Predicted 3D model of a 62-nucleotide RNA (Fluoride riboswitch aptamer (crcB RNA motif)) from an Actinomycetes bacterium.
Its mean pLDDT, the model's own confidence on a scale to 100, is 81.
Taxonomically the source falls in Actinomycetes (Bacteria, Bacillati, Actinomycetota).
RNA sequence: AAUGACGUCGGCGAUGGAGCUCGCCCCUGACCGCCAUCACGGCUGAUAGCUCCUGUCAACGU
Numbered sequence: 001a002a003u004g005a006c007g008u009c010g011g012c013g014a015u016g017g018a019g020c021u022c023g024c025c026c027c028u029g030a031c032c033g034c035c036a037u038c039a040c041g042g043c044u045g046a047u048a049g050c051u052c053c054u055g056u057c058a059a060c061g062u
Stems, first nucleotide, its partner, number of pairs: 010025004016053006033043003
């Protein structure tokens, strides 16, 4: 390095993917944003946190 056998592999954290870290839950659960209103309506963010990618938005430059 390759191959074979056996055993193991949970989910969730307001919109996507991956890695790391943290927290929570045990299918009866964790989780399912905020403001205002009688109603109509308004606002932030792709992260729980960090980094990268994708998408979106704003400003500036070419």